Small-subunit ribosomal RNA, central domain from an uncultured bacterium, 350 nucleotides, folded computationally.
The full RNA is in RNAcentral, with records from ENA.
Context: one part of a larger RNA
RNA sequence: UUGGGCGUAAAGCGCACGUAGGUGGUGAUAUGUAGACGUCGCGAUUCAGAUUAUGAAUCUUGUCGAUCGCGGUGAUCCUAUAUAUCGCUUGAGGGCGUGAGAGGAGCAUGGAAUUCCCUAGGAAGCGGUAGAAUGUGCUGAUCUAGGGAGGAACACCAAUAGCGAAAGCAGUGCUCUAGCACGUACCUGACGCUCAUGGACGAAAGCCAGGGGAGCGAAAGGGAUUAGAUACCCCUGUAGUCCUGGCCGUAAACGAUGAACACUAGGUGUCGGGGGAAUCGACCCCCUCGGUGUCGUAGCCAACGCGUUAAGUGUUCCGCCUGGGGAGUACGCACGCAAGUGUGAAACUC
Numbered sequence: 001u002u003g004g005g006c007g008u009a010a011a012g013c014g015c016a017c018g019u020a021g022g023u024g025g026u027g028a029u030a031u032g033u034a035g036a037c038g039u040c041g042c043g044a045u046u047c048a049g050a051u052u053a054u055g056a057a058u059c060u061u062g063u064c065g066a067u068c069g070c071g072g073u074g075a076u077c078c079u080a081u082a083u084a085u086c087g088c089u090u091g092a093g094g095g096c097g098u099g100a101g102a103g104g105a106g107c108a109u110g111g112a113a114u115u116c117c118c119u120a121g122g123a124a125g126c127g128g129u130a131g132a133a134u135g136u137g138c139u140g141a142u143c144u145a146g147g148g149a150g151g152a153a154c155a156c157c158a159a160u161a162g163c164g165a166a167a168g169c170a171g172u173g174c175u176c177u178a179g180c181a182c183g184u185a186c187c188u189g190a191c192g193c194u195c196a197u198g199g200a201c202g203a204a205a206g207c208c209a210g211g212g213g214a215g216c217g218a219a220a221g222g223g224a225u226u227a228g229a230u231a232c233c234c235c236u237g238u239a240g241u242c243c244u245g246g247c248c249g250u251a252a253a254c255g256a257u258g259a260a261c262a263c264u265a266g267g268u269g270u271c272g273g274g275g276g277a278a279u280c281g282a283c284c285c286c287c288u289c290g291g292u293g294u295c296g297u298a299g300c301c302a303a304c305g306c307g308u309u310a311a312g313u314g315u316u317c318c319g320c321c322u323g324g325g326g327a328g329u330a331c332g333c334a335c336g337c338a339a340g341u342g343u344g345a346a347a348c349u350c
Stems, first nucleotide, its partner, number of pairs: 004321003007304002012318001014201001017198001021194003025088011037074010049064003053060001091191001092188003095184005103177007110154001115149007125136002162169002206247006215241002220236004258317006266295011299306002323350003332343004
C1' cells in the first nucleotide's frame, strides 16, 4: 500500500507475443440489480418564517415548515449496469488492386585496398616519432611492374533518407519468406485494448566444440617518455574479431519518455501512396492518407524544455518509485559449463 509521482530530481521491464485477470463501440427486446424520483414512518439539527398559550416584552413548550440521516414501499416512466437473444458498421480482421524499402534466411558472385608468396627492374636505406629508439634491409628490403594465394569489409551513391517490435539492417544477382502504406468499401460482424505468471527474440564482450585467420588487436614482450610510468606514443603480438552448432541474457539495451484509443492553432522540409486542376506529356500548384524532421499557439513544466510523433486534455490496462550510505552487497532460492545473471534485505551510520 493512502496520497503523490516516474524526460533530466527516486521511479517505464531491452523488446514484442500472449494465458488468467482487468477493461471495452452501437441499436432493440426480455429478465435481474442499483440509483434517481415519488410516498410513508422514525430520529436528529435548526428557529430566519407561520401558529398556540400570555395584557405585553422575554423565556419556555407543542405543532407545522426547512435540512439531514435511517428504515419501509412503488404498476408505469427515466438513468446505469449484468446476463440472454436478435441486429448494425464506424473499431478490428479479411478480399481485391497498386506501391516503397540496408526487414529476415540461404546460395552464388564482383571490384578496390591491406598482407603474404613467386618473377623481373633497381641499389641503400626503409619504417616510425614532437624528437627518437626498438624493428626491418646487401641472404637485396622500401619503391616499380607482372602473376598468384587468402581472409575480412563493402568507397562513391548516402540523406534530420528508408526498413524492422527492439536488438539491429548497406557491393551485386537469384531463390524462399515476414511486415507495412495507399486505394476500393466486396466479405466477417466487436472478433477489440492491456497483460501478472509463461514461452520466444535480444548489441558487444565472454564460454563450449569444430573450422578459419588478411587486417586490427585485450594479455604478453620490447623501445621511448618520466622522479617513477604496471599508462598515454612507437615496434611486435596471443586470445578475440570471421564461419557453423550450442550457451550466456546483460548495456548510457536512450527519445534516459510503457502500450492502446479519442480530442486540442498553424508554418515549413523530406520519404511512400491517392485525388483534383493544368498539360501533348512531365514539372509547378491545390487537397488528402501514412511515416520522418524542424519551428511554434493554447496548455503543461521547478526550470530546461515539451508542444497533433505531447512532457497538453481525458479513458483503459501493465510496470515501477518512497532520504543518502551500507548495497544491487549478504543470505536463501532459481538459472548457468563458467564468468556470472535474476530475485533481493538488515544491523549500523549521516

Model confidence (mean pLDDT): 81 of 100. Its Rfam family is "Bacterial small subunit ribosomal RNA". Gene Ontology terms of the family: structural constituent of ribosome and ribosome.